Record summary
Predicted 3D model of a 76-nucleotide RNA (Fluoride riboswitch aptamer (crcB RNA motif)) from an uncultured Thermomicrobiaceae bacterium. It was read from a public genome assembly, where an Rfam model found it. Rfam family: Fluoride riboswitch aptamer (crcB RNA motif). Gene Ontology terms of the family: response to fluoride and positive regulation of gene expression.

RNA sequence: AUCUCGAGGGGCGAUGGAGUCCGCCCGAGUCGAAACCGACUCGAACCGCCGGACGGCUGAUGGCUCCUGCUCGCGG
Numbered sequence: 001a002u003c004u005c006g007a008g009g010g011g012c013g014a015u016g017g018a019g020u021c022c023g024c025c026c027g028a029g030u031c032g033a034a035a036c037c038g039a040c041u042c043g044a045a046c047c048g049c050c051g052g053a054c055g056g057c058u059g060a061u062g063g064c065u066c067c068u069g070c071u072c073g074c075g076g
Stems, first nucleotide, its partner, number of pairs: 009026005016067006027042006048057003
């Protein structure tokens, strides 16, 4: 210096919230006298499917459960 593993923490998984489990990502740089501090910039996971186009399709879940909202059907 590089890679891998582990711990802790943070973020993400096509429309809201919670619990739980699963999966994925976690770096780089600049400035402020200095700092284990602060700010800023870039970046990762992530941002549905079919179709050349016209156009078409599923779903509030990554999975399960519950709540909320929406839609359809039946009954009162």